[in-house]
RNA sequence: CCGUGCUAGGUGGGGAGCUAGCGGUGCCCUGUACCCGCAACCCGCUCUAGCGGGGCCGAAUCCCCGCCCGCGGCCCGGGUGGUCCGGCGACGCCCCGGGCGCGGCGGCGAUGAAGGUCGGGUCCCACGCGACGCCAACCCGCGAACCCGGUCAGGUCCGGAAGGAAGCAGCCGUAAGCGGGCCCUGGCGGGUGCCGUGGGGGCGCCUGGCCGGAGCCGUCGCCCCGUCGUGCGACCGGGGCGCUCGCGGUCAACGGCGGGUGCACGG
Numbered sequence: 001c002c003g004u005g006c007u008a009g010g011u012g013g014g015g016a017g018c019u020a021g022c023g024g025u026g027c028c029c030u031g032u033a034c035c036c037g038c039a040a041c042c043c044g045c046u047c048u049a050g051c052g053g054g055g056c057c058g059a060a061u062c063c064c065c066g067c068c069c070g071c072g073g074c075c076c077g078g079g080u081g082g083u084c085c086g087g088c089g090a091c092g093c094c095c096c097g098g099g100c101g102c103g104g105c106g107g108c109g110a111u112g113a114a115g116g117u118c119g120g121g122u123c124c125c126a127c128g129c130g131a132c133g134c135c136a137a138c139c140c141g142c143g144a145a146c147c148c149g150g151u152c153a154g155g156u157c158c159g160g161a162a163g164g165a166a167g168c169a170g171c172c173g174u175a176a177g178c179g180g181g182c183c184c185u186g187g188c189g190g191g192u193g194c195c196g197u198g199g200g201g202g203c204g205c206c207u208g209g210c211c212g213g214a215g216c217c218g219u220c221g222c223c224c225c226g227u228c229g230u231g232c233g234a235c236c237g238g239g240g241c242g243c244u245c246g247c248g249g250u251c252a253a254c255g256g257c258g259g260g261u262g263c264a265c266g267g
Stems, first nucleotide, its partner, number of pairs: 001267006009057003012030004020046005034054005063260006072251004076246006083239005091233003094229001096226004101222008115211008123200006129193002132189005138181005148173004156165003
């Protein structure tokens, strides 16, 4: 160096996730790579690899190590668009109040605004007067079987008589009472009065006199001040989602380059 037979080893790898940790099933990337059974309210393991069974290749294109490239994933940070939560009253809108500062419109005002001052009214009490109502008085009418009056027919009683007595009905009258009237008179009443007198009270409103001498009122817009709620917005902070950026970090397939790794026998 060649041949034969073997062994180590290989027969895909990786990311996130799951997990105390690891491998696998499931997802994704790479890209082509033996087969069968098992695995998500999961399977297997405890230190390096799925577990169980079967096959193939086999010391190099294939195994091992290093470097490069880098698909893709994950992490971190920044920006941005939705969305959700919290904070805030320091603020913009909205709600409310004020200043009435400016302007527009309308009205009042030299037949006198604002303001000041003096009075009156509205309110309360008492009294007077009036009106109204009630009662009384007054007037009219009615009004008693007997126990009211007058007159008492008839009848009755006393008497010798003259004469006398009581008295029903009727008629007349009247009492209590009932009904009506009511100009005047007396008393009483109050949800009584464009009434009078006196006193009290005086915030507001109305009104008169005087002083004064040009403003006043309503509404709308702007401005200023305050307040309230936190509804919308803004601002501050945060969660999650999407997009995007970073000569950011990390793992890293495929690929490229370099190096390394046996045993036995025969020639």